[in-house]
RNA sequence: ACAGGGCAAAGAGCGCCAGGACAAGUAUCGCAUGCCAUGCGCAUAGCGUCUUGUCGACGAGGAGAAGGAGGUUAUCGAAAGAUUCGGCGGAAACCUUCCGGUGCGCCAUCAUCGAUAAGGCACUACAAAUACUGCCGGCGACGGCAGGGACAAAGUGUGCCGGAUUGGCCA
Numbered sequence: 001a002c003a004g005g006g007c008a009a010a011g012a013g014c015g016c017c018a019g020g021a022c023a024a025g026u027a028u029c030g031c032a033u034g035c036c037a038u039g040c041g042c043a044u045a046g047c048g049u050c051u052u053g054u055c056g057a058c059g060a061g062g063a064g065a066a067g068g069a070g071g072u073u074a075u076c077g078a079a080a081g082a083u084u085c086g087g088c089g090g091a092a093a094c095c096u097u098c099c100g101g102u103g104c105g106c107c108a109u110c111a112u113c114g115a116u117a118a119g120g121c122a123c124u125a126c127a128a129a130u131a132c133u134g135c136c137g138g139c140g141a142c143g144g145c146a147g148g149g150a151c152a153a154a155g156u157g158u159g160c161c162g163g164a165u166u167g168g169c170c171a
Stems, first nucleotide, its partner, number of pairs: 014089004019085001020055006029048003032044004036039001058077003064098005099114005105169004109164001119161005132147006
C1' cells in the first nucleotide's frame, strides 16, 4: 500500500468532471514580435497547441413497506452577479397495491395524510456560507482552520376555524 474484520460518525444541494472560466509550466509544432551569421537559425510564454492543476450547491427541510414510472423542469429560502452556469450518475415528490393515522363509538367504503400521520386562516421561531478580522498550506489559481456579529423562507411551533347528505352495527 492492498484485502478482510470490528467500532463510531456522517449520509442526498449527495458524488464526479470531457464544456467553460482561471492558474502554473511548455520554444516539440503553428502564429506574432525582435535580432543576425539569412538558416528546418537565435530569442521572447504575447496568442494558440500540449501537460498538470483550481473552481464547479450555502444552509433549513426531507424516506411507512413493496413495485412502477421517471430518468431530472425535484421543497424552502440565503449569497453572488457570466460558473451555486453546463455535463454525468444518484436521491425525494408522483402513480398502484398493502400497512398505519384522522374524519364525535365500532366495521366497511370514500376522502385525506404518513408514526411530527385531514384541510384552511392568521401569527411567529430558528441557519450556514457570503462579508469582516486573524492564522495555516500552496509558485499560483485556490484550499483549510478559528473568532466576533448578523440576516431567511417553507415549517414538526402557537392560536382560531374545522370536517363524510355513504352502507351497516352498538349504546

A computed fold for a 171-nucleotide RNA from a Clostridiaceae bacterium, annotated as glmS glucosamine-6-phosphate activated ribozyme aptamer. The model forms 84% of the base pairs in the Rfam consensus. Its mean pLDDT, the model's own confidence on a scale to 100, is 76. Rfam family: glmS glucosamine-6-phosphate activated ribozyme aptamer. From the family's description: This entry contains a glucosamine-6-phosphate activated ribozyme that is found in the mRNA for GlmS. GlmS is an enzyme that uses fructose-6-phosphate and glutamine to generate glucosamine-6-phosphate.